RNA sequence: CUAUUAGGUAGAGGUGCGAUAAUUAAGAGUACCAAAGGGGAGUUAAGCGCUGUGAAACUUUGGAAAAGGAUUUGUCGCCGAAAUAUAUAUCUUAUGCUUUAAGGAUGUAUAUUGGUGUUGCAUAUAAUAUGUGUAAGACUGUCACAAUUCUGUGGAGGGCUAUUAUUAAU
Numbered sequence: 001c002u003a004u005u006a007g008g009u010a011g012a013g014g015u016g017c018g019a020u021a022a023u024u025a026a027g028a029g030u031a032c033c034a035a036a037g038g039g040g041a042g043u044u045a046a047g048c049g050c051u052g053u054g055a056a057a058c059u060u061u062g063g064a065a066a067a068g069g070a071u072u073u074g075u076c077g078c079c080g081a082a083a084u085a086u087a088u089a090u091c092u093u094a095u096g097c098u099u100u101a102a103g104g105a106u107g108u109a110u111a112u113u114g115g116u117g118u119u120g121c122a123u124a125u126a127a128u129a130u131g132u133g134u135a136a137g138a139c140u141g142u143c144a145c146a147a148u149u150c151u152g153u154g155g156a157g158g159g160c161u162a163u164u165a166u167u168a169a170u
Base pairs, nucleotide, nucleotide: 002168003167005165007164008163009162010161011160014079016078017077018076019075020074021073022072024070032063033062034061035060036059037058042050043049045099046098047097048096082113083112084111085110086109087108088107089106090105091104092103114140115139116138118136119135120134121133122132123131124130142155143154144153145152146151
């Protein structure tokens, strides 16, 4: 100098990732409550309950939310940060109560994605916000190869850079 091991430690990408607190808009003059009208037996996924001492739909008047998601700012933790899919375990979940379902939260295992953004399609949602998936481009970082003129092609984070440890060879 080179190689070796999912070796250790510290770092880089940038509209970088996530958590949390506050704020702002929307959700929405909606759900819901009360009164009057109206109507004539329902109301729930089901049961209980309520209901001819008048259910539901619908109209008017008065009162009037919240959750999830999102913007901005601050703080904190970080660079498979994190996200998604499948399987599995635990907890939770239908607005009077109970049961149950879709769903939601957390953990584990496997697989995929370097990062961000645009557009089309699909999906979640009140939403044209935004998220997720997929396809095609763009920008950008990194390594290898080629060209040394512009640059081009390709790969993936179990990577890359720096440093160090083990082992091997010289």
The RNA shown here (Lysine riboswitch aptamer) has 170 nucleotides and comes from Clostridium grantii DSM 8605. Rfam family: Lysine riboswitch aptamer. Rfam describes the family as follows. Riboswitches are metabolite binding domains within certain messenger RNAs that serve as precision sensors for their corresponding targets. Its mean pLDDT, the model's own confidence on a scale to 100, is 80. The sequence is in RNAcentral, with records from Rfam and Ribocentre.